c-di-GMP-I riboswitch aptamer, 91 nucleotides, folded computationally.
Model confidence (mean pLDDT): 86 of 100.

RNA sequence: AAUCGAUAAUAGCAAACUACUCGAAAGAGUAGGACGCAAAGCCGUGAGCCUAAACUCAUCCACCAAUGAGCAAGGUCGUCAGGUUCCCGAA
Numbered sequence: 001a002a003u004c005g006a007u008a009a010u011a012g013c014a015a016a017c018u019a020c021u022c023g024a025a026a027g028a029g030u031a032g033g034a035c036g037c038a039a040a041g042c043c044g045u046g047a048g049c050c051u052a053a054a055c056u057c058a059u060c061c062a063c064c065a066a067u068g069a070g071c072a073a074g075g076u077c078g079u080c081a082g083g084u085u086c087c088c089g090a091a
Base pairs, nucleotide, nucleotide: 004089005088012037013036017032018031019030020029021028022027035078041084042083043082045081046080047079048076049075050074055070056069057068058067059066
């Protein structure tokens, strides 16, 4: 230095749930709260997954509306991969 990762040390993050706010929804933010995490730091870039407002098609329909299907330009980095940075040092 690289790989690796302790029932070590120091520091950190914060699932579910609750309250409020934003959003059509998925979900997100803040506060509380800890299931877990050595990258559970950052980047939604690829795959996966979630949602379907708008749009398209079909049905219905005088119109508006309604119902169904499709669709990401919306999300998720605590699903995986990739990129990038970082604390500690037993075996």